A computed fold for a 74-nucleotide RNA from an Acidobacteriaceae bacterium, annotated as transfer RNA. Its mean pLDDT, the model's own confidence on a scale to 100, is 80. Taxonomically the source falls in Acidobacteriaceae (Bacteria, Pseudomonadati, Terriglobia, Terriglobales). Rfam family: tRNA. From the family's description: Transfer RNA (tRNA) molecules are approximately 80 nucleotides in length. The family's RNA type in Rfam is transfer RNA. RNAcentral holds the sequence, with entries from ENA.

[in-house]
RNA sequence: GCCGGUGUAGCUCAGAUGGUUAGAGCGGCAGUCUCAUAAUCUGCAGGUCGGCAGUUCGAAUCUGCCCGCCGGCA
Repeated sequence: GCCGGUGUAGCUCAGAUGGUUAGAGCGGCAGUCUCAUAAUCUGCAGGUCGGCAGUUCGAAUCUGCCCGCCGGCA
């Protein structure tokens, strides 16, 4: 340099063919329980969906460019 994959919560990941509100587990905080800690149970917070632009009534999802990471070829 070329090709392919990938980027969504602190971490690991879902998210059919563009549409109702972006979710789960773990973790965090508060409560419950306990003599106490852990576990259990309940609740809460946490996201400009890598960036910019485009298409569209509507984009995490489609298109273009750029950036990061992984792999292959040279």